[in-house]
Molecule: TPP riboswitch aptamer (THI element)
Organism: Caproicibacterium amylolyticum
RNA sequence: GCAGGAAAACAGGGGAGCCGAAAGGCUGAGAGGAAGCGUUUGCUUCGACCCUUCACCUGAUGUGGGUAAUGCCACCGUAGGAAGUUAUCGCAGACUUUUU
Numbered sequence: 001g002c003a004g005g006a007a008a009a010c011a012g013g014g015g016a017g018c019c020g021a022a023a024g025g026c027u028g029a030g031a032g033g034a035a036g037c038g039u040u041u042g043c044u045u046c047g048a049c050c051c052u053u054c055a056c057c058u059g060a061u062g063u064g065g066g067u068a069a070u071g072c073c074a075c076c077g078u079a080g081g082a083a084g085u086u087a088u089c090g091c092a093g094a095c096u097u098u099u100u
Stems, first nucleotide, its partner, number of pairs: 001091002005089002008086003011052004017026003033046005056081003062075004
């Protein structure tokens, strides 16, 4: 000084869709597990999971394909936005000293 490097601590970010009366089914890491408040739906906190540049959001009531249906798949997309610090290891370079 930093390899599109490793793991860690602390801190922070995010979503919860589709079908169904229900049971359950589809995709997914995750599709709401617990408590409280509200009382039609909802909200808050915690938890689980993912992410801190491959989370997620926007464009988007976008385009193509497919499905029982859906961001289900692909494109868009090297797009725009998006939450980080610390010290350690590691790597690289320069200088100094010593030895051969």